The part of an RNA shown here (small-subunit ribosomal RNA, 5' domain) has 520 nucleotides and comes from an uncultured bacterium. RNAcentral holds the full RNA, with entries from ENA and SILVA. The prediction has a mean pLDDT of 84.
Context: one part of a larger RNA
RNA sequence: GAUGAACGCUGGCGGCGUGCUUAACACAUGCAUGUCGAACGAAGCACUUAAGACGGAUUACUUCGGUUUGAAGUCUUAUUUGACUGAGUGGCGGACGGGUGAGUAACGCGUGGGUAACCUGCCUCAUACAGGGGGAUAACAGUUAGAAAUGACUGCUAAUACCGCAUAAGCGCACGGUCUCGCAUGGGACAGUGUGAAAAACUUCGGUGGUAUGAGAUGGACCCGCGUCUGAUUAGCUAGUUGGUGGGGUAAGGGCUCACCAAGGCGACGAUCAGUAGCCGGCCUGAGAGGGUGAACGGCCACAUUGGGACUGAGACACGGCCCAAACUCCUACGGGAGGCAGCAGUGGGGAAUAUUGCACAAUGGGGGAAACCCUGAUGCAGCGACGCCGCGUGAAGGAAGAAGUAUUUCGGUAUGUAAACUUCUAUCAGCAGGGAAGAAAAUGACGGUACCUGACUAAGAAGCCCCGGCUAACUACGUGCCAGCAGCCGCGGUAAUACGUAGGGGGCAAGCGUUAUCC
Numbered sequence: 001g002a003u004g005a006a007c008g009c010u011g012g013c014g015g016c017g018u019g020c021u022u023a024a025c026a027c028a029u030g031c032a033u034g035u036c037g038a039a040c041g042a043a044g045c046a047c048u049u050a051a052g053a054c055g056g057a058u059u060a061c062u063u064c065g066g067u068u069u070g071a072a073g074u075c076u077u078a079u080u081u082g083a084c085u086g087a088g089u090g091g092c093g094g095a096c097g098g099g100u101g102a103g104u105a106a107c108g109c110g111u112g113g114g115u116a117a118c119c120u121g122c123c124u125c126a127u128a129c130a131g132g133g134g135g136a137u138a139a140c141a142g143u144u145a146g147a148a149a150u151g152a153c154u155g156c157u158a159a160u161a162c163c164g165c166a167u168a169a170g171c172g173c174a175c176g177g178u179c180u181c182g183c184a185u186g187g188g189a190c191a192g193u194g195u196g197a198a199a200a201a202c203u204u205c206g207g208u209g210g211u212a213u214g215a216g217a218u219g220g221a222c223c224c225g226c227g228u229c230u231g232a233u234u235a236g237c238u239a240g241u242u243g244g245u246g247g248g249g250u251a252a253g254g255g256c257u258c259a260c261c262a263a264g265g266c267g268a269c270g271a272u273c274a275g276u277a278g279c280c281g282g283c284c285u286g287a288g289a290g291g292g293u294g295a296a297c298g299g300c301c302a303c304a305u306u307g308g309g310a311c312u313g314a315g316a317c318a319c320g321g322c323c324c325a326a327a328c329u330c331c332u333a334c335g336g337g338a339g340g341c342a343g344c345a346g347u348g349g350g351g352a353a354u355a356u357u358g359c360a361c362a363a364u365g366g367g368g369g370a371a372a373c374c375c376u377g378a379u380g381c382a383g384c385g386a387c388g389c390c391g392c393g394u395g396a397a398g399g400a401a402g403a404a405g406u407a408u409u410u411c412g413g414u415a416u417g418u419a420a421a422c423u424u425c426u427a428u429c430a431g432c433a434g435g436g437a438a439g440a441a442a443a444u445g446a447c448g449g450u451a452c453c454u455g456a457c458u459a460a461g462a463a464g465c466c467c468c469g470g471c472u473a474a475c476u477a478c479g480u481g482c483c484a485g486c487a488g489c490c491g492c493g494g495u496a497a498u499a500c501g502u503a504g505g506g507g508g509c510a511a512g513c514g515u516u517a518u519c520c
Base pairs, nucleotide, nucleotide: 001519002518003517005516006515007514008513009512012392013391014390015389016388017387018385019384020350025348026347027346029345030344031343034092035091036090039089040088043085044084045082046081049078050077051076052075053074054073060067061066099303100302101301108228109227110226111225112224113223114222115221118220119219123216124215125214126213127212128211129210131165133163134162140155141154142153143152144151145150171196172195173194174193175192177190178189179188180187181186201208202207229275230274231273236266237265238264241263242262243261244260245259246258247257248256278300279299280298281297282293283292284291285290305326306325307324308323309322328339329338330337331336356382358381359380360379364378365376366375367374368373395425396424397423398422405416406415407414408413429461432455433454434453435452439447464509465508466507467506468505469490470489471488475504476503477502478501479500485492486491
C1' cells in the first nucleotide's frame, strides 16, 4: 500500500459498488419454463338465430259460465360467434438463461495452427417440388384393480401425429471413364449405367408454414506445436499396454472397441506415485524485473444428493427429464409409493463472519405465437450491513473583563483560550410545504410523488477513535511501588515513572479510528 474481511469503541447524510472465503452440510414453504385454438378432435361456459314443449302477463268479445290473444321466463334440439376455460393429441422451447468449484496437473485452460477426418435446429440467399391413398391412437364413454401413486380391458374419433405408393435433379450408394489440382492417405469438375430416399397443411386471403438440394452465417466436435504448482525421504512404469492387418462403431480420424499377429511404448530433458489446485482476461504490490492472487465483471471447463446408464432430439448422456443401484427424508390401509435449493428468497447447522420468505416485467434481453399477448427470482429496481471507494455536513464573521470552571503553580502567575458567553449572518444535509421529470419510437414507468426545483423555518438534530520514552508528530500532575500493569522492536515498573492507571494539556486521523489475519 492492499482486502469479499472480522473484532473493540463510536456513528449524521448521499451516490456508486459489494455481501457464506466455513459444511459440494441437511432442507419446511412459495416462486424460478413455458407457449401456440392461425396444426387437431372432444367437453364446458357465454352469445346469435330458428323450431318445439311448458308457461301464462296482456288484449278483445262476453249470456259473466267462458272464448280469444299470446309477452317475459324455463327446458330440449339444431345453429352462429368468442382476445373465454381447463385437460388431451401435435409443434417449438425445457441443451439457453441462472448456480457452484466438488473433481480435474489434463489438449482442462492459455496461445498459435490444422480438419484432403466432421456436424450444425431456428436465421439468410438460390433452385426445384408438394400427386394420390391407408391404418391407428389419446382425449371421451363404459367396466375394473389399488389406501394412494398409478394403472388394466372394451368401444368411438381427429390432425401439420404415424405408414405405404407415385414423381425427383447437379442428392445418397455401387461401378467403370475423362480432365485437373495437391500436402502422404488423396481433393475437385464433367458426362454415364444401375439402384435408393420427399412433402402438410392453416388462413382474417395479406400471408404463414412443408419437402429436397446447394451456399452462407452462427454454434459446436476432433487433432497438433508451445506454456501451465510441490515432493527423488516417490526410480522404475505399462498388457489394449506400443504398433500392424481385418471386422465393428461414430457426425468424424483414432485401441474408440473386438479378433489375430508382432514386442513394443514411457522415463534423470523426472516417467510412475504422492500432495495441492478449476484455468485465463485480470486484480494487489513493485521504478521495473518479479512476487502473490483468481471475490465481484467477462471467456472457457467441470458438476447438479452419491455412483452408473441410455432414451428423445439439430444439439444432452440433460440442475427444476427418464431408468437402475446406494445413503438420507417423508406418506402408507404395510401390499407399495414420493423427494433432491451448488436457481431466487428463506430455515436449521457449521463459523470470527456475510442480507428480504420484497416490487415489476416499465426498460434490456430470452422462449412460444401471424399477432394481441403469455411466461421469465434472467434482468431492472427497492430493503438490510460504515463492508469498500467517493462527496458533503456537524456552522460563518466579529468578540479580552483574556469571565467562570478545570489543571498546574515558585501562589506572582500560566494553560485551556477567540475557545465560550454575547452580537451580526447563513441554511449545505436533515425536517416541513408546493411543483415535479428524463428513462418511452403511438400507447405502456416497478423504481416513485423518487431525482430535481422552489418557498418558509430554527444554529437548531449531527464527533469520535488512537496515541504522546526512542523509532514517531505530541508533557505535566497525582496514584502505584519489579505490585498492578504496558509492550511492534529496543525495553518500562523495586518511592520523585514524560513508558503502568487517572486527570489536564497536546499530536494524528476523522464518520470513522484502532487491533487482528493475509499478500507485496